[in-house]
Context: one part of a larger RNA
RNA sequence: UCCGGCGAGUUACGGUCAUCGGCGCGGUUAAGAUCUUACGGAUCGAAGCCUAAGGGAAACCGAGUCUUAAUAGGGCGUUUUAUGUCGACGGUCGUAGACGCGAAACUGAGUGAUCUACCCAUGAGCAGGUUGAAGCGCGGGUUAUACCGCGUGGAGGACCGAACCCACUUGGGUUGAAAACCGAGGGGAUGACUUGUGGGGAGGAGUGAAAGUCUAAUCAAACUCAGAGAUAGCUCGUUCUCUUCGAAAUAGCUUUAGGGCUAGCCUUGAGCCACUAUGCACUGGGGGUAGAGAUACUGAAAUGAUUUGGGGCCUCUCGCGAGGUACCCUGUCAUACCAAACUCCGAAUACCAGUGUAAUUAUCUCAGGAGUCAGUCCGCGAGGGAUAAGCUUCGCGGUCGAGAGGGAAACAACCCAGACCAUCUGCUAAGGUCCCCAAACAAUACUAAGUCACUAAGGAAGUUGAAUUGCAGAGACAGCCAGGAUGUUGGCUUAGAAGCAGCCACCAUUUAAAAAGUGCGUAACAGCUUACUGGUCGAGCAGUUCUGCGCCGAUAAUGAACGGGAGUAAGUAUUGUACCGAAGCAGUGGAUUAAGAUAAUCUUCGGAUUGUCUUAGUGGUAGAAGAGCGCUGUACAUCAGUUACGAGUCGUACCGAAAGGAGCGAUGUCGGGGUGUACAGGUGAUUAUGCCGGA
Repeated sequence: UCCGGCGAGUUACGGUCAUCGGCGCGGUUAAGAUCUUACGGAUCGAAGCCUAAGGGAAACCGAGUCUUAAUAGGGCGUUUUAUGUCGACGGUCGUAGACGCGAAACUGAGUGAUCUACCCAUGAGCAGGUUGAAGCGCGGGUUAUACCGCGUGGAGGACCGAACCCACUUGGGUUGAAAACCGAGGGGAUGACUUGUGGGGAGGAGUGAAAGUCUAAUCAAACUCAGAGAUAGCUCGUUCUCUUCGAAAUAGCUUUAGGGCUAGCCUUGAGCCACUAUGCACUGGGGGUAGAGAUACUGAAAUGAUUUGGGGCCUCUCGCGAGGUACCCUGUCAUACCAAACUCCGAAUACCAGUGUAAUUAUCUCAGGAGUCAGUCCGCGAGGGAUAAGCUUCGCGGUCGAGAGGGAAACAACCCAGACCAUCUGCUAAGGUCCCCAAACAAUACUAAGUCACUAAGGAAGUUGAAUUGCAGAGACAGCCAGGAUGUUGGCUUAGAAGCAGCCACCAUUUAAAAAGUGCGUAACAGCUUACUGGUCGAGCAGUUCUGCGCCGAUAAUGAACGGGAGUAAGUAUUGUACCGAAGCAGUGGAUUAAGAUAAUCUUCGGAUUGUCUUAGUGGUAGAAGAGCGCUGUACAUCAGUUACGAGUCGUACCGAAAGGAGCGAUGUCGGGGUGUACAGGUGAUUAUGCCGGA
């Protein structure tokens, strides 16, 4: 993981609501008693309970009472009809383990020191080798010691190293040979050594050369049983079908934030029939948002002007004072200009009211039952953030959530559109019509980039269209031919400065024209060139602005930015007419819900059931409501059957909208079984890291 079986809203007692039933000139018995066809029940039994009167804390009063000084006002009652009461079944709540499984823990009583930590008693073990302390002897030495040498001696938490004890490194092992091992090295090895046997103390306790270590593979509080089904606002699971409706992810409060309670939103039943709610039209309102504004306030704020005023600094002055100022503050004027917490103004919407109108009462009230309190993205209006985030917090709307279908290649949230079932029918939406892939043609332009088919600042004689300025047959623009001079090498500066290092000035003459010189160049000159002029040529030229489509900018890790092929349209823009295209709409057939109409049957006269027709519906999570299928057993009725029948098992092409149900064949070691009605429940499993068995 698979297969089979088992496996989760029960029961008791109370409350409450609905349905059904009995009684209602109130209802009902409890314990108990008597009887009984023999245990199913029947009859007694009024103690008690509910009801028939309420108000008040109470005394108490009473259709009223309480409050109060009050006869005022107000609260709760009366003014009521089957009100009521007793049962059964069902929904739900409370108390109980209360839908099932699940803790970490707490408490009590016991069991453990045969493992291990420490202690006590009594025993045992440590191959071999090395070193050579004290002391002692002899000799030397000294006045005598001291000291020295040679021997002897055999100390040590001494040295090397087996047994023994340990566990530092590394390789293997890691569903192991092993729930701690194996191999190779390593440390201690006469000691705070190792070890046998017996004994001691224990669970908030022991023991501990101290690591929260160890206390029987268990330790920041052992193990066993019990309280005990502890508790679990947490996780997981919770078993057949169909039909109707169908949410929420919000507010307030909460030791509250992943939990609850009340409200909101859903559902079922009953009541209400009022222009109540809602849509639309018109009429009438209040507003201070968007926008706008600034000599209409509060503030913010750019430039300029100014003989506003004040201060600082500087100069002059013996002083009074005078002058200056690229400084600071403040005023006035002009121009431009800003604001969520500015407003002289001021919409669209929205909101309120009235009138009219539309519409299956949708509104509202009461009663039973819920679920929801983590929301998400998109568009619009805002706050926070960086006018960042698939960010975060609000408001308005939509989608998803709980929504399938078509489109967007694929793609909860985008676009179209809301799936009762069937259909080898038709029309459309979004989006498409060269092939993959259903369906297309025509017209006029643009694009040359494969742009189309990711992006910006910025850049460019790409190209289309429009506007505008200047020049131009008195000859423009570009090219070619020619000229481009003189005073003069202007003055100054400089070693030099001659158009061309630099400073100043920038005149005049001859001219068709020609700068006291546009650039290159020289040490300085020279030289080339430009402005400017003439000739040649012969028709448009040059600039600016707006605009359509393109170009560059364009760089990331496998090749990957039209879905692919391919395309010069099959790209882009504007038109026209067709077609394709969905579970949309329509056609045909069928099912079902609600309302209405109608016919029949039944009727406790309230209505119920069945048939037909019309209209409107039939996506759905949590959830509410309804109708059924199947299992086991009991009671009653009934059916088949004795070489037969049947449960069960296997096979099978039948029926039903589903759960499901037949028929037929085979088997059938057993003895029961089917159908109908009613009742009762240990009544339905793909999932609980479910339990047991098997593979």
Molecule: large-subunit ribosomal RNA, domain II
Organism: invertebrate metagenome